Overview: Predicted 3D model of a 318-nucleotide RNA (Bacterial RNase P class A) from Altibacter sp. Model confidence (mean pLDDT): 76 of 100. A source record names the gene rnpB. It matches the Rfam family "Bacterial RNase P class A". It is annotated as a ribozyme. The RNAcentral record of the sequence draws on ENA.

């Protein structure tokens, strides 16, 4: 220097004009807002909604039975099926070992059930092989043979199952406050505590229930605020720890829309591909994946191009 592998990070920039939305200041206002100035405005995955939490509500939350998830050991964390460390096992390099790397579906087969190629008489409720011994009788005893295993403590749980631990459900369209609206309206049926009907995967229980329930016809409303954006937040430094991570100090405020803003156009620049070249440049392209919707921690998936670190191999120079 090149290639490969692993990990971490970045993921186009600037200006002008015209807009969108939020905050803020001033002026005006018919108190609804309007105008002007200033400031903020998408991500590393905002995605899939897979796992875990915060938060909210509900006995539809209790009891039973079932179901689901996880599975060496230790640690981290709000929590986890996540992460870190470590042991074991398997695979690769290696003649083996050691070492390095990768994977890991790692509790229990001494409770029961099931399953199993070949060989073998037989793999288990036995139609019990050959030889020998023994008995009143019987695989009753020994040996041989097959096999990893032969009357039993062989294997198998990513087979049922068992053990341990955990799990109530619904999700911001949760939930609360206020406002608007005919309407506690009309027609038919049914029921009114001796209760129609409804809620729950199942059973018991529990709860709602007369302004009810089922059906029908035409209509009304379809707004505002809170939740909701200062948080398990982010950055830097120091210290502790192998690490995940934790502690302390200082600094900092970094989207808040609601049918949904975060955009469009132009110019210049950056990186890069191709062509051309008088080697100064010039021309034509390309710049990905993707778009917040209560918030957070993970996992998974998509991603042009680039930077840094470590390891391995090859080559060059000293």
């Nucleotide at each position: 220097a090149a290639a490969g592998c692993a990990g971490a990070c970045c993921g186009c920039c600037u200006u002008a004009u015209c807009g969108a939305u939020c905050c803020u200041a001033a002026a005006c206002u018919u108190c609804g807002g309007u105008u002007u100035g200033g400031g903020g405005u998408a991500g590393g995955a905002a995605a899939g909604u897979c796992c875990g939490g915060a938060c909210a509500c509900c006995a539809u939350a209790g009891g039973g039975a079932a179901g689901c998830a996880u599975a060496g050991c230790g640690g981290c964390u709000a929590a986890c099926g996540g992460c870190c460390g470590u042991c074991g096992u398997u695979c690769g390099c290696c003649a083996c070992a050691a070492g390095c790397g990768a994977a890991u579906c790692g509790g229990a087969c001494a409770a029961g059930u099931g399953c199993a190629a070949c060989a073998g008489a037989a793999a288990g409720a036995a139609u019990g092989u050959a030889c020998a011994g023994g008995u009143a009788a019987u695989g009753c005893u020994g040996u041989a043979g097959u096999g990893a295993a032969a009357c039993c403590a062989g294997g198998u749980a990513a087979a049922c199952u068992c053990u341990a631990u955990g799990c109530g459900g619904u999700g911001a369209a949760a939930u609360g406050u206020c406002a608007c609206g005919u309407a506690a309206a009309c027609c038919u049926g049914u029921g009114c505590u001796u209760g129609a009907g409804g809620g729950u995967a199942c059973c018991c229980g529990c709860c709602c229930g007369a302004u009810g329930c089922a059906g029908g016809a035409g209509g009304g409303u379809g707004g505002a605020c809170a939740g909701a954006u200062a948080g398990a937040g982010c950055g830097u430094a120091u210290g502790g720890g192998u690490a995940a991570c934790c502690a302390u100090a200082c600094g900092u405020c970094c989207a808040g829309a609601u049918a949904a803003a975060u955009g469009a156009u132009a110019a210049g620049g950056a990186u890069u591909g191709c062509g051309u070249u008088u080697c100064g440049g010039c021309g034509c392209g390309a710049u990905a994946c993707a778009g917040a919707a209560u918030c957070c921690g993970g996992c998974u998936u998509a991603u042009a191009g680039g930077u840094c670190u470590g390891c391995u191999u090859u080559c060059u120079u000293u």